A computed fold for a 72-nucleotide RNA from a Candidatus Latescibacterota bacterium, annotated as transfer RNA. It matches the Rfam family "tRNA". The family's RNA type in Rfam is transfer RNA. Lineage of the source: Bacteria > Pseudomonadati > Candidatus Latescibacterota. Model confidence (mean pLDDT): 81 of 100.

[in-house]
């Protein structure tokens, strides 16, 4: 030095250019004599960062940081 894949909630990962959501965990209520499960609800987001296109970007394009492979 090139070249590819990825960086989204506290954690693990979706998300045809058109409202960002699912599991887990975390609070609260319901159940139960208690607990734990199981029901229900909520609370958590500058979609690495910086610009562009676009009526609209988590997506497309540029540049940039990080992580991981793989070539010299």
């Nucleotide at each position: 030095g090139c070249g590819g894949a990825g960086g989204u909630a506290g954690c693990u990962c979706a998300a045809u250019g058109g409202u960002a959501g699912a599991g887990c965990u975390u609070c609260u209520g319901c159940c139960u004599u208690c607990c734990a499960a199981g029901c229900a609800g909520a609370a958590g987001g500058u979609u690495g960062c910086g610009g562009g296109u676009u009526c609209g970007a988590g997506u497309c394009c540029c540049g940039u940081u990080c992580u991981c492979c793989g070539c010299u």